This is a predicted structure of a 124-nucleotide RNA (SAM riboswitch aptamer (S box leader)) from an Acidobacteriota bacterium. Rfam family: SAM riboswitch aptamer (S box leader). Its family is annotated with regulation of gene expression in the Gene Ontology.
[in-house]
RNA sequence: CACUCAUCGCGACCGGCUGAGGGAUAGGCCCUUAGACGCCGGGGCAACCAGCGGAGCUAACCCCUUCGUAUGGUGCCAAUUCCUACGGGAACCCCACCACGAGGGUUCUUCCGAUAGAUGAGCU
Numbered sequence: 001c002a003c004u005c006a007u008c009g010c011g012a013c014c015g016g017c018u019g020a021g022g023g024a025u026a027g028g029c030c031c032u033u034a035g036a037c038g039c040c041g042g043g044g045c046a047a048c049c050a051g052c053g054g055a056g057c058u059a060a061c062c063c064c065u066u067c068g069u070a071u072g073g074u075g076c077c078a079a080u081u082c083c084u085a086c087g088g089g090a091a092c093c094c095c096a097c098c099a100c101g102a103g104g105g106u107u108c109u110u111c112c113g114a115u116a117g118a119u120g121a122g123c124u
Base pairs, nucleotide, nucleotide: 003122004121005120006119007118008117013042014041015040016039017038021031022030023029025085026084027083028082043077044076045075048073049072050071051069052068053067054066055065056064081116086113087112088111089110090107091106092105093104094103095101
């Protein structure tokens, strides 16, 4: 790198250095010389993995499930993954129709699924 699984509308700052772009890509829309992004120091959020503790299950232990804990490993600290991208549904419009579709179009994200992305764990 690839593959598998899970999650992604909650949460989280203060300084120093630097100096022009940054928010993955495209279109929007935002942040940014009142200094963004990045790096460093300190601080914090958070229960993904491990550890520890409680509960459930059990004759009991282990495993498993669940709750807590920020001790360790990661991660994160603008905006829903900032919105959309592809497909389907819904709604509306046009055409047709005294009948009621095998049609066309629009809307925005109202719903669902997927793709892409990010993070963790495993695998490799």